[in-house]
RNA sequence: GGGACUGUAGCUCAACUGGAUAGAGCAGGUGACUUCUAAUCACCAGGUUGUGGGUUCAAUUCCCGCCAGUCCCGCCA
Repeated sequence: GGGACUGUAGCUCAACUGGAUAGAGCAGGUGACUUCUAAUCACCAGGUUGUGGGUUCAAUUCCCGCCAGUCCCGCCA
């Protein structure tokens, strides 16, 4: 330098191949239970969907640029 894949909540991952207010588990907070802790149960909070544009009535999803990470190939020494 070329190619492929990935980027969504603090972490790990969904979102049915464009459709209505983006969800789950764990972690966190509050409460119940318990002598206390743990476990269990209920509730709550938590998101500029990497970033900037484009297409569309509508974008996490499609297109382009850029950024970051992983892998493969190549070049120089």
A computed fold for a 77-nucleotide RNA from a Deltaproteobacteria bacterium, annotated as transfer RNA. Its Rfam family is "tRNA". It is annotated as a transfer RNA. The sequence was found in a public genome assembly. The source organism's lineage runs through Bacteria, Pseudomonadati, Myxococcota and Myxococcia.